This is a predicted structure of a 73-nucleotide RNA (transfer RNA) from a Bdellovibrionales bacterium.

RNA sequence: GGUUCGUUAGCUCAGCCGGUAGAGCAUCUCCCUUUUAAGGAGAGGGUCCUAGGUUCAAGUCCUAGACGAGCCA
Numbered sequence: 001g002g003u004u005c006g007u008u009a010g011c012u013c014a015g016c017c018g019g020u021a022g023a024g025c026a027u028c029u030c031c032c033u034u035u036u037a038a039g040g041a042g043a044g045g046g047u048c049c050u051a052g053g054u055u056c057a058a059g060u061c062c063u064a065g066a067c068g069a070g071c072c073a
Base pairs, nucleotide, nucleotide: 001072002071003070004069005068006067007066010025011024012023013022019056027043028042029041030040031039049065050064051063052062053061
């Protein structure tokens, strides 16, 4: 230098064919229990890496860029 993949909650990751953003763990509250652990119920938490574009509508499609990883040179 070329190329492929990845970037979504505090962490690990889903998100199909474009149509109101989710799970587990963690945090907080409540229940249960003599207490802890375990178990049950609920809550909070997101500029979906950035900037443009297409569209009635973009996490998803297109372009450019940033960061990380792999391969080739």
Source information:
It matches the Rfam family "tRNA". Rfam links the family to the GO term triplet codon-amino acid adaptor activity. Rfam describes the family as follows. Transfer RNA (tRNA) molecules are approximately 80 nucleotides in length. NCBI's taxonomy places the organism under Bacteria, Pseudomonadati, Bdellovibrionota, Bdellovibrionia, Bdellovibrionales. The coordinates come from a structure-prediction model, not an experiment, and the mean pLDDT is 80.